[in-house]
RNA sequence: AACGAAAGGGCAAACCGGUCGAGAGGCCGGGACGCAAAGCCAUGGGUCCUUCACGGAUCGCCAGGCUGCCGAAC
Numbered sequence: 001a002a003c004g005a006a007a008g009g010g011c012a013a014a015c016c017g018g019u020c021g022a023g024a025g026g027c028c029g030g031g032a033c034g035c036a037a038a039g040c041c042a043u044g045g046g047u048c049c050u051u052c053a054c055g056g057a058u059c060g061c062c063a064g065g066c067u068g069c070c071g072a073a074c
Stems, first nucleotide, its partner, number of pairs: 003071002010035002015030006033060001039066003043063003046058004
């Protein structure tokens, strides 16, 4: 560099409660389907919302960028 066994630790889908929002959805708590970048960034594509615009949501859809834990096998 690449790869993904183990161990420790980490994150947390659906669903439920609360709260904010017109909405997609966000946040908090419970909860775990999963995740080695499921950490961060809307840069390109996709999807979604409507007040259709110099708009918004999603990075747990994909690509790209930045950063990062561990170290068996190959």
Record summary:
Predicted 3D model of a 74-nucleotide RNA (c-di-GMP-I-GGC riboswitch aptamer) from a bacterium. The model forms 95% of the base pairs in the Rfam consensus. Its Rfam family is "c-di-GMP-I-GGC riboswitch aptamer". Its family is annotated with cyclic-di-GMP binding in the Gene Ontology.